[in-house]
RNA sequence: CGUGCCGUAGGCAAAUUUGGUUAAGCCGCGUGCCUUUCAAGCAGGUGAUUGCGGGUUCGAUCCCCGUCGGCACGA
Numbered sequence: 001c002g003u004g005c006c007g008u009a010g011g012c013a014a015a016u017u018u019g020g021u022u023a024a025g026c027c028g029c030g031u032g033c034c035u036u037u038c039a040a041g042c043a044g045g046u047g048a049u050u051g052c053g054g055g056u057u058c059g060a061u062c063c064c065c066g067u068c069g070g071c072a073c074g075a
Stems, first nucleotide, its partner, number of pairs: 001074007010027003020058001028046002031043003051067005
């Protein structure tokens, strides 16, 4: 320098295959119940400009372009 893959909540992670209204789940966090207290258990709650910027579209996590970071391969 070139090519490919990955980037989504505090952590892990699905949805991308066919663009479609409100982006799942687990852990965590916080509240209540229970308990002398803690843990465990039960119930309710909580958080995302989908790495960033732009474009296409009525509509973008998804398609296109640029860019940043990580990994792999090639030179």
Model confidence (mean pLDDT): 81 of 100. This is a predicted structure of a 75-nucleotide RNA (transfer RNA) from Moorena sp. SIO1F2. Its Rfam family is "tRNA". It is annotated as a transfer RNA. RNAcentral records the identical sequence in 3 taxa. The RNAcentral record of the sequence draws on ENA. The source organism's lineage runs through Bacteria, Bacillati, Coleofasciculales, Coleofasciculaceae and Moorena.